Lysine riboswitch aptamer from a sheep gut metagenome, 161 nucleotides, folded computationally. The sequence is in RNAcentral, with records from MGnify.

[in-house]
RNA sequence: UGAUAGAGGCGCGGUGUUCAUCAGUACCGUCCGGCAAGGGCAGGCAGCCGCCGGAGAGAAAGGGAUCAUCGCCGAAGAAUCGUCGCCCUGCCUGGAGCGCCGGUUCUGGGCCGCACGAGAAAAUUGUGCGGACUGUCACAAGUCUUUGUGGAGCGCUAUCG
Numbered sequence: 001u002g003a004u005a006g007a008g009g010c011g012c013g014g015u016g017u018u019c020a021u022c023a024g025u026a027c028c029g030u031c032c033g034g035c036a037a038g039g040g041c042a043g044g045c046a047g048c049c050g051c052c053g054g055a056g057a058g059a060a061a062g063g064g065a066u067c068a069u070c071g072c073c074g075a076a077g078a079a080u081c082g083u084c085g086c087c088c089u090g091c092c093u094g095g096a097g098c099g100c101c102g103g104u105u106c107u108g109g110g111c112c113g114c115a116c117g118a119g120a121a122a123a124u125u126g127u128g129c130g131g132a133c134u135g136u137c138a139c140a141a142g143u144c145u146u147u148g149u150g151g152a153g154c155g156c157u158a159u160c161g
Stems, first nucleotide, its partner, number of pairs: 001161006009073001011072006018065002028056001030055006039049002041094007076107007084099003108134002111131008136151006
């Protein structure tokens, strides 16, 4: 330096089950009453859909938890940049949000707390800081398996070349 195999543990991701949330919200060829204000991501032009309140009836997606199962151990995740697509329709400009793909950078792992952000959310989650824990390697002490300091997965262990 290359190949193969492997370890970490409240370990990681995909798919499906169930449940709560979303929400008594959206929608409604149902009923009643009223109105010309406004709405459909932001701006412009042109178009399309009338709109609001009450009654009745009443979801789903997305985001989660849970269990099962499959694939795994840079597993995977995040930030940022770019192309493309979605966001009522067509054209132009933009980009708050979402998705695919690609580039760069960061993070050993989960847990707890705080701050800020994402989120409809007291669910969940990202980042930063702090804390103890845990795997691993190096160094030092101790001396029989413990303590301290430091490092990072571009690491570590085993085998082969």